Predicted 3D model of a 101-nucleotide RNA (SAM riboswitch aptamer (S box leader)) from an uncultured Flavobacteriales bacterium. The sequence was found by an Rfam model in a public genome assembly.

[in-house]
RNA sequence: UACUUAUCAAGAAAGACGGAGGGAUGGGCCCUAUGAUGUCUUGGCAACCUUGGAAAUGCAAGGUGCCAAAUCCCACUCCAUAAUAUGGAGGAAGAUGAGCG
Repeated sequence: UACUUAUCAAGAAAGACGGAGGGAUGGGCCCUAUGAUGUCUUGGCAACCUUGGAAAUGCAAGGUGCCAAAUCCCACUCCAUAAUAUGGAGGAAGAUGAGCG
């Protein structure tokens, strides 16, 4: 990095450094000098994989992941309606785990 597959409306923040953008892309909307994004430390959430245990039960350890907002919302197609919109279904894209080349 390509492919396959599962999940994505729940949950979970303090400190230090640092100093301007950030929320993947476009639009919207939002966060941010009351210090964002990021890095580190500590803490927490969760239960995808492994081991043990168990066989109702994330219970323990480890490998990951995550800790603003539904993947923040929409994007393409279809359906319904009171139709530049609203609601619903599916898809695409993305994120994460596992497997595989």